c-di-GMP-I riboswitch aptamer from an uncultured Anaerolineales bacterium, 87 nucleotides, folded computationally.
RNA sequence: CUCCGAUAACGGCAAAUCCGUCGAAAGACGGAGACGCAAAGCUACGGGUCUAAGUUCCUUUGGGGAUAUGACCGCCGAGCCGCCGAA
Numbered sequence: 001c002u003c004c005g006a007u008a009a010c011g012g013c014a015a016a017u018c019c020g021u022c023g024a025a026a027g028a029c030g031g032a033g034a035c036g037c038a039a040a041g042c043u044a045c046g047g048g049u050c051u052a053a054g055u056u057c058c059u060u061u062g063g064g065g066a067u068a069u070g071a072c073c074g075c076c077g078a079g080c081c082g083c084c085g086a087a
Stems, first nucleotide, its partner, number of pairs: 004085002012037002017032006035074001041080003045077003048072003054067005
């Protein structure tokens, strides 16, 4: 340095839920809270998933369908950075 990840050590992050704010929504942010995580750190590059404002098609004019330019890195892969050091 690389691989690897322990009943090790120092720590770190924070699911669901609740409150508030933003948003059409998905969801994001802040506070409380811990399900869990050895990358549950970052990046939307590839796949996948979610939503459908706008656009468009249908319509019995109530609505329904399609669609990402929106979102998810705690879905997977990939890239970049990183703590510790048993076997």

Rfam family: c-di-GMP-I riboswitch aptamer. Gene Ontology term of the family: cyclic-di-GMP binding.